Large-subunit ribosomal RNA, domain I from a Candidatus Microgenomates bacterium, 541 nucleotides, folded computationally. It matches the Rfam family "Bacterial large subunit ribosomal RNA". Its family is annotated with structural constituent of ribosome and ribosome in the Gene Ontology. NCBI's taxonomy places the organism under Bacteria, Bacteria candidate phyla, Candidatus Microgenomatota.
Context: one part of a larger RNA
RNA sequence: AGCAAUUGGUGGAUGCCUCGGUAGUUUGAGCCGAAGAAGGACGCUUGCAUGAAAGCGAUAUCGUCGGUAAGUCUUCUAGCAGACAUUAUCAGCCGGCGGUUUCCGAAUGGAGCAAUCCCCCCUUGUGUAAUCAAGGGGACCCUGACAUUUAUGUCGGGGGGGAGACCUGGUGAACUGAAACAUCUAAGUAACCAGAGGAAAAGAAAAUAAUAAUGAUUCCGUCAGUAGCGGCGAGCGAACGCGGAAAAGCCUAAACUUCGAUUUAUCGGAGGGUUGCGGGGCUUGCGAUAUGGGAUUGUGACUAGUUAGGAGAAUGCCGUGGAAAAGGCAGCCAAAGAUGGUGAAAGCCCAGUAUCUGAAAAUUAGUUGCACCCUAGCGAGUACCCAAGUACUACGAGACACGGAAAACCUUGUAGGAAUCUGGGACGGUCAUGUUCCAAGGCUAAAUACUCAAACUGACCAAUAGUGAACUAGUACCGUGAGGGAAAGGUGAAAAGUCCCCCGGCGAGGGGAGUGAAAUAGAACCUGAAACCAGUUGCUA
Numbered sequence: 001a002g003c004a005a006u007u008g009g010u011g012g013a014u015g016c017c018u019c020g021g022u023a024g025u026u027u028g029a030g031c032c033g034a035a036g037a038a039g040g041a042c043g044c045u046u047g048c049a050u051g052a053a054a055g056c057g058a059u060a061u062c063g064u065c066g067g068u069a070a071g072u073c074u075u076c077u078a079g080c081a082g083a084c085a086u087u088a089u090c091a092g093c094c095g096g097c098g099g100u101u102u103c104c105g106a107a108u109g110g111a112g113c114a115a116u117c118c119c120c121c122c123u124u125g126u127g128u129a130a131u132c133a134a135g136g137g138g139a140c141c142c143u144g145a146c147a148u149u150u151a152u153g154u155c156g157g158g159g160g161g162g163a164g165a166c167c168u169g170g171u172g173a174a175c176u177g178a179a180a181c182a183u184c185u186a187a188g189u190a191a192c193c194a195g196a197g198g199a200a201a202a203g204a205a206a207a208u209a210a211u212a213a214u215g216a217u218u219c220c221g222u223c224a225g226u227a228g229c230g231g232c233g234a235g236c237g238a239a240c241g242c243g244g245a246a247a248a249g250c251c252u253a254a255a256c257u258u259c260g261a262u263u264u265a266u267c268g269g270a271g272g273g274u275u276g277c278g279g280g281g282c283u284u285g286c287g288a289u290a291u292g293g294g295a296u297u298g299u300g301a302c303u304a305g306u307u308a309g310g311a312g313a314a315u316g317c318c319g320u321g322g323a324a325a326a327g328g329c330a331g332c333c334a335a336a337g338a339u340g341g342u343g344a345a346a347g348c349c350c351a352g353u354a355u356c357u358g359a360a361a362a363u364u365a366g367u368u369g370c371a372c373c374c375u376a377g378c379g380a381g382u383a384c385c386c387a388a389g390u391a392c393u394a395c396g397a398g399a400c401a402c403g404g405a406a407a408a409c410c411u412u413g414u415a416g417g418a419a420u421c422u423g424g425g426a427c428g429g430u431c432a433u434g435u436u437c438c439a440a441g442g443c444u445a446a447a448u449a450c451u452c453a454a455a456c457u458g459a460c461c462a463a464u465a466g467u468g469a470a471c472u473a474g475u476a477c478c479g480u481g482a483g484g485g486a487a488a489g490g491u492g493a494a495a496a497g498u499c500c501c502c503c504g505g506c507g508a509g510g511g512g513a514g515u516g517a518a519a520u521a522g523a524a525c526c527u528g529a530a531a532c533c534a535g536u537u538g539c540u541a
Base pairs, nucleotide, nucleotide: 001540002539003538004537005536006535007534008533009532015526016490017489020461021460022458023457024456025455026454027453028452029451030450031162032161039104040103041102042057043056044055045054046081047080048079051076052075053074062098063097064096065095066094067093068092071084072083073082109118110117111116119138120137121136122135123134124133125132140159141158142157143156144155145154146153147152148151166197167195168194169193170192171191177184181231207214208213218245219244220243221242222241228236229235249443250442251441252387256271257270258269259268260267261266276421278386279385280384281382282381283380284379285378286377292374293373294372297371298370299369300368301367302366303365304364305363306362307361309357310356311355315330316329317328318327331348332347333337339351340350341349392416393415394414395413396412397411398410402428423438424437425436426435427434477484478483497525500512501511502510503509
């Protein structure tokens, strides 16, 4: 020096664990904001004690009403000091309803390098004033009323901003794919803008069909990768019908009547009326004086919930062991043998669980009473009305699965421009026949999307996994900034966390002793692999 064995060190794999994640199910909830939000800054939460977390706001230890209660003064965080309370009208804790809520922030009196500075008016206070203190007001835009000095003032109402998802509308890419690329695709996606709600949007046929019919919308399954579209390339891609979820239908304009105003053009209020086997108005004949309904608001009652709680069955012994819940013996409860904890594995030890029960206050849903709102017929005649720069046409675009195509239907930039039921639209060029519907006004719950909360579940993860984050995590740290973004869990049943002695620098570290079942469990703490380093023994030249 090498090899082998072994003893250690180093290191932190593996195993076991879980306070954290993750994916769902069920139920519930769903906007906040000038009455100042979201988000923050700074403080407060007895002192010794910085910091972080959580809650709160100079009333930071509030009031009240319920519940609970023998302890409490938040946690990391132990100890000492001090304070409050101890059976309740009065500690603390939990819940309902209120109060307070500094400064910044839409931030709104003006300014500003956010959490700061400066100003004006009114009221109150000590004896006036100066001054000081306290309270209130002072931005802009839209809008209503009033006033006048006619462009301003006063008073009142509303808006503004936020919300990492979901929704509607507007604007609208490129990478990419086509094995290049231009039509096409990606994609009406991303992004930006505007707006709304707990959902939004859509919605009660100028529908779909086809010789048979259906009967608003939305969502799911299927139809179907079909019919089609397509440099017929890449690709894009329906509908009818059928099966389900959920179901709900309504109100205006006009004709006509009447009232009011009037600038004599008309306008406003009330009644009337709302339809497609056309309906309504007006005139007229007959009949009826009710019955149903409600998505509206208010109020009352009842029922069931939510936001604190309460009651809640049944086991002992023996030995082993540090410890019994494991084993043995003998019992018991069960509408409770879910789960978690307890010194190993507990139905009967603890917390609970099944079941039963409870609310002063606030609130949700349902049922119901009252108020409130809506609602009717059958004929005949007449020809008054039935949504206009609309339908439609031409040209140009867009959107329809459909790229102008044989291209309908839908939207509309430009130009032209109807009819009123003997009317008008559609049925994928167009015409005829037939069928079907009634545009040019509006509203509408549910089934659907998403987020959050609680409970529960998992052939989901178990600390390089699972969220980036099981720990002071969007922290430390990096970056001017937008932004990027970690590592880091485990002593033990219990700190019983090593009194005391010795070596050492009044060290670090260690040796005894002691605790403990164990200290090779000693805080650099469960287990403790490998690489790597050393000691010891043996072998080899």
The sequence was found in a public genome assembly.